[in-house]
RNA sequence: AGAGUUUGAUCAUGGCUCAGGAUGAACGCUGGCGGUAGGCUUAACACAUGCAAGUCGAACGGGUUCUUAGGAACUAGUGGCGGACGGGUGAGUAAUGCGUAAGAAUCUAGCUUUAGGUCGGGGAUAACAGUUGGAAACGGCUGCUAAUACCCGAUAUGCCGGAAGGUGAAAGAUUAAUUGCCUAAAGAAGGGUAUGCGUCCCAUUAGCUAGUUGGUGAGGUAACGGCUCACCAAGGCAACGAUGGGUAGGGGGUCUGAGAGGAUGAUCCCCCACACUGGUACUGAGAUACGGACCAGACUCCUACGGGAGGCAGCAGUAGGGAAUAUUGGGCAAUGGAGGCAACUCUGACCCAGCCAUGCCGCGUGCAGGAUGAAGGCCCUCCGGGUCGUAAACUGCUUUUAUAUGGGAAGAAACUUUCGAACGUGUUCGAAACUGACGGUACCAUACGAAUAAGGAUCGGCUAACUCCGUGCCAGCAGCCGCGGUAAUACGGAGGAUCCAAGCGUUAUCCGGAUUCAUUGGGUUUAAAGGGUGCGUAGGCGGAAUAAUAAGUCAGUAGUGAAAUCCUGCAGCUUAACUGUAGAACUGCUAUUGAUACUGUUAUUCUUGAAUAUAGUUGAGGUAGGCGGAAUGUAUAAUGUAGCGGUGAAAUGCUUAGAUAUUAUACAGAACACCGAUUGCGAAGGCAGCUUACUAAGCUAUUAUUGACGCUGAGGCACGAAAGCGUGGGGAGCGAACAGGAUUAGAUACCCUGGUAGUCCACGCCGUAAACGAUGAUUACUGGUUGUUGGCGAUACACUGUCAGCGACUAAGCGAAAGCAUUAAGUAAUCCACCUGGGGAGUACGAUCGCAAGAUUGAAACUCAAAGGAAUUGACGGGGGCCCGCACAAGCGGAGGAACAUGUGGUUUAAUUCGAUGAUACGCGAGGAACCUUACCAGGACUUAAAUGUAUUUUGACAGACUGGGAAACCAGUUCUCUUCGGAGCAGAUUACAAGGUGCUGCAUGGCCGUCGUCAGCUCGUGCCGUGAGGUGUCGGGUUAAGUCCCAUAACGAGCGCAACCCCUAUCCUUAGUUGCCAGCGAGUAAUGUCGGGGACUCUAAGGAAACUGCCGGCGCAAGCCGCGAGGAAGGUGGGGAUGACGUCAAGUCAGCACGGCCCUUAUGUCCAGGGCUACACACGUGUUACAAUGGUCGGUACAAAGGGCAGCUACCUGGUGACAGGAAGCGAAUCUCCAAAACCGAUCUCAGUUCGGAUUGAAGUCUGCAACUCGACUUCAUGAAGCUGGAAUCGCUAGUAAUCGCGCAUCAGCCAUGGCGCGGUGAAUACGUUCCCGGGCCUUGUACACACCGCCCGUCAAGCCAUGGAAGCUGGGGGUACCUGAAGUCCGUAACCGUGAGGAGCGGCCUAGGGUAAAACUAGUGACUGGGGCUAAGUCGGAACAAGGUAGCC
Repeated sequence: AGAGUUUGAUCAUGGCUCAGGAUGAACGCUGGCGGUAGGCUUAACACAUGCAAGUCGAACGGGUUCUUAGGAACUAGUGGCGGACGGGUGAGUAAUGCGUAAGAAUCUAGCUUUAGGUCGGGGAUAACAGUUGGAAACGGCUGCUAAUACCCGAUAUGCCGGAAGGUGAAAGAUUAAUUGCCUAAAGAAGGGUAUGCGUCCCAUUAGCUAGUUGGUGAGGUAACGGCUCACCAAGGCAACGAUGGGUAGGGGGUCUGAGAGGAUGAUCCCCCACACUGGUACUGAGAUACGGACCAGACUCCUACGGGAGGCAGCAGUAGGGAAUAUUGGGCAAUGGAGGCAACUCUGACCCAGCCAUGCCGCGUGCAGGAUGAAGGCCCUCCGGGUCGUAAACUGCUUUUAUAUGGGAAGAAACUUUCGAACGUGUUCGAAACUGACGGUACCAUACGAAUAAGGAUCGGCUAACUCCGUGCCAGCAGCCGCGGUAAUACGGAGGAUCCAAGCGUUAUCCGGAUUCAUUGGGUUUAAAGGGUGCGUAGGCGGAAUAAUAAGUCAGUAGUGAAAUCCUGCAGCUUAACUGUAGAACUGCUAUUGAUACUGUUAUUCUUGAAUAUAGUUGAGGUAGGCGGAAUGUAUAAUGUAGCGGUGAAAUGCUUAGAUAUUAUACAGAACACCGAUUGCGAAGGCAGCUUACUAAGCUAUUAUUGACGCUGAGGCACGAAAGCGUGGGGAGCGAACAGGAUUAGAUACCCUGGUAGUCCACGCCGUAAACGAUGAUUACUGGUUGUUGGCGAUACACUGUCAGCGACUAAGCGAAAGCAUUAAGUAAUCCACCUGGGGAGUACGAUCGCAAGAUUGAAACUCAAAGGAAUUGACGGGGGCCCGCACAAGCGGAGGAACAUGUGGUUUAAUUCGAUGAUACGCGAGGAACCUUACCAGGACUUAAAUGUAUUUUGACAGACUGGGAAACCAGUUCUCUUCGGAGCAGAUUACAAGGUGCUGCAUGGCCGUCGUCAGCUCGUGCCGUGAGGUGUCGGGUUAAGUCCCAUAACGAGCGCAACCCCUAUCCUUAGUUGCCAGCGAGUAAUGUCGGGGACUCUAAGGAAACUGCCGGCGCAAGCCGCGAGGAAGGUGGGGAUGACGUCAAGUCAGCACGGCCCUUAUGUCCAGGGCUACACACGUGUUACAAUGGUCGGUACAAAGGGCAGCUACCUGGUGACAGGAAGCGAAUCUCCAAAACCGAUCUCAGUUCGGAUUGAAGUCUGCAACUCGACUUCAUGAAGCUGGAAUCGCUAGUAAUCGCGCAUCAGCCAUGGCGCGGUGAAUACGUUCCCGGGCCUUGUACACACCGCCCGUCAAGCCAUGGAAGCUGGGGGUACCUGAAGUCCGUAACCGUGAGGAGCGGCCUAGGGUAAAACUAGUGACUGGGGCUAAGUCGGAACAAGGUAGCC
């Protein structure tokens, strides 16, 4: 000192969370020792038992016991002193309290000092004795007696009084000493009391108060005082918070914090209050008295039922409550207290011990060496490593601690006693003696032996520390973010590691971090936040000069700020904690002295702030009245005839009873076109035809007058759009509600036709708006450019200056950025208002206002980890612009209808194996399922296996072949080769090691591939801009098929793509001519390059040439474009192919192959025969054949290219109608062979279900093959379905293309091929153009989307859970008021009774605790029912918002 978390990423705002410290703590796991401190925070709940306050015989009488008979000891009672201290607790108390400072009208036992006194007398009473009541507690009566108990008289400094005068004390004991007592005055210390200042929250508590405030007099008190009473006056307190409510003992201090602060008030110290609850006095120096009294109440106990007793918030302890807090211990040895002359007694104060890891501090659990880096665990794996790990074993050393034994303190000095000394006769000093609970403790020594001693939490990020196994959105974890759905460093276990350590974690609470309430030290345009506006009260702040004063301010001095604590130095326990001592500090308060700049106050001036005056000027400023025209509507009249109106299209509506349209006249209400705008005015709301009256304001000029008169403004008052409300008018148009018509799945809407309130006027309410510049008012200062309004200089339309406004752009500066920028959101000052995460909620309750609607003020429970701002990159839009593509359009031909073929879905089945499923699956994997293939089904078999390799053992009667059986696998029978006889070869068997899987996961993967898309894009380096994400480059203007090129340019370059380089094809040349060719020459045939020859041509196959906008014209800066241009075989990438950027779709494929993980192992592996993949109410895709005359059939005549061929192609011949069969040349092929059809020429058919069409079926055959039943193809004869050009909708194609015609090949025994891939023949039509549909590219815009529109998201209803408001009521609580009653007790009064008297008893009165009654207020709990709210993987209905969100949205 910061970190995590909103986003695809960024910056800022903002909350939540974490890391630190602390505790009277508790809980979980664990636990060796010592020192030291602490230990009911809850029930101020109830308490058994013991102890906690007594002492004095040197005050008194009596009694008892002992006795050496001298006396001594003990003591109930009287009396004295003390029980008001010490100890406990924090209920009450927001001030009769506490803290601090300062004061006068006071008291004080014991102690100290000073002065003086201590005289004379008297009567009782307890104890005791007798008697008596009661269960007891406790008494009654009679009698005797003492005192330092009580009373009287005297005297006295004193006190009262002006004086006279009055009032007013005492006690003895022992006795030579001494001590006690009384009075007075002082001191010390303690108390009572008054004052200033400080001292929690709520204003949803705003008014409170009758002894109340003051005066006079009296009473009372120790003392002042309404403390009490009588009379008089009407005051006193309060927004600087009275009164009321809630909570709470206060302080020194403690914790935290850099500090300021915040929180807290255990232990220790000071003060206060209380003592079962409430009240009351007595005694006393002191109490309204914790272990005293009286009364009332609640509770507990005893009882003989008549009556009594009690008060642990003292120390222990018990029950209870609670997460939770100790022993019914020892001792007065020390310190302190009470009494006493003293010894001494008492002391749960205190000193000690016990329990508890509750905190703090200290120590230990060993140290050194030791690598075959042992064994073992765990992990990886290339079978060798890594790690635990110098760790262990082993060797050497040490002994704190524990254990055992022995020694052994300080704390103790006094009092007292004895002795001595000095003074002088009891004081001081000295010496000796006596006294230890803790405790045989601390400490010391010896022995022993590594011996007696380590755990807890964590390991995804924050946050130090990683792997394996198990689990599979389960179990679970979690402080926040978040992990877990089959490869989890996040769950559980293990190994390892990290951090602390006799502790470690968790929970709770406080401070910190949080500058997140901001004095130090925050904000308010858009994130939360400026009041709707003005006037103005209190308050706050305030121009210049001089003088005075000294309140604030500053300085000095003095007092105080208790001690302890904190800090610093030193010292004592072995160290530390702890303790002692000294200092500093306690930032405060008070008094006093001084200073006088600033602020304040007082006085006198000033003019610049402000205001006034005079003169001009400006404007939709306001109020009231009058007037005007256009438009609209209505009425009347006229002209005129069939529609008008309205919409995307319609309909409702109006109209032949005459509408709409046109004309004229009249009336009504409302609003004021053009001028008119970046205009003007006003405080804001707001204000617009013209004009009159009244009225307000601004500005300018003059600088004349006053002389700070100013600014802001809590409360308060006034104004305040629209809508709404009340009363009365008015009502043309518009128009909520409502009605009808449309639209729609619906349409309580958008659109249309009507239409009521309202809109208008007058008066009165309401008081709110996105009342916005989302920007409070005032003052000062700080660069420019430009437009405009109103004045002035100044006569002017030019120029310039100045004042006051209204706008635009930009600099500095500011800001998170967007932006603001002399009209600040800049720099400063003053005052006011407001904010503190989102939701709940501007809601509830309460209060105020209002006729109501409602407004103002304004929470909490609960819930979430975000909500929100600005900007960035994408994606998207039923946003915009530009451009392209067989995308549309223009054409040609199809498909969708029929039959069949084929694939898919579905269904069926024992199985119909599996995969592919919008475009980008569906004649796809499959380039060929009868068996095989084959993965599927039912059945039969095998188990190291079906194959291969190595090694061991072994066989030659094994395997193979042949024969038989069987559906086959398989079973049964016959049977090796060579040899130098050692063996070898071959083939098996057996054993061992390696298997096998078309089982799962394409969402673990490689590789390959589809698609966007052959679309023109995708990026990088350096620089620059931006806080940053990012941008620029790649944008702009042109151009292109193209990010192709050019120009411009904070960019300059580069890469992957484009293009080119490659192949085929179109022209020519050269070379080479065999199997190809044959022009010319020759030979030959019925005929044929058949032969000799030839290279001319075609052709073959090698190389080369050729095309580049190169030339010309036009346009253009250029790139480039245009031209029926020239030339050329070809002209503007000539045509075609190959070639596929960064990436997208978790696209496809584990069944082509490979591969991680998982699964099966007498089976999910392997073998076999049969079946299935070929099923069939149906649906879809892709095709073939057709529906016919541009045709069918028959006959005749031509012309290709590219491929294939020996288990092959097969010429030719023969047979068969034919498929084909039987013969038989050639050819492993430019040599032989497969080998053309459309076309053309004839003939026929004549528009029909046909001489179209060929499905289906019957019969007979051919071929392949072990085998054509399921389930092959072909041939012949016969049969002759549907179908006459195909609905909505849809597909392909731009030239050698579409269309049409045939040929070949792969796979293959054969073939379900009409499929696929190639080849050539014949050979068109059309494109105006880019509005629209689809897809794509670039720029721009909006966005609440980023899984990116197949997005996001709202509300009702239904279900569950949670907290909360209202509510007929019900039940409590505290306080107040009124009335009744009223104990004890003080005070007052008092004739009868007692007493000689003083006085007392009794009685009466005032007051009061408590009790009762009554009405109301406040507050809490609960309540049938009810209201909304929040939360919750997959519910319902719609589709409100985000894009122009499909009707812009919002208030």
Small-subunit ribosomal RNA from an uncultured prokaryote, 1451 nucleotides, folded computationally. Its mean pLDDT, the model's own confidence on a scale to 100, is 83. Rfam family: Bacterial small subunit ribosomal RNA. The RNAcentral record of the sequence draws on ENA.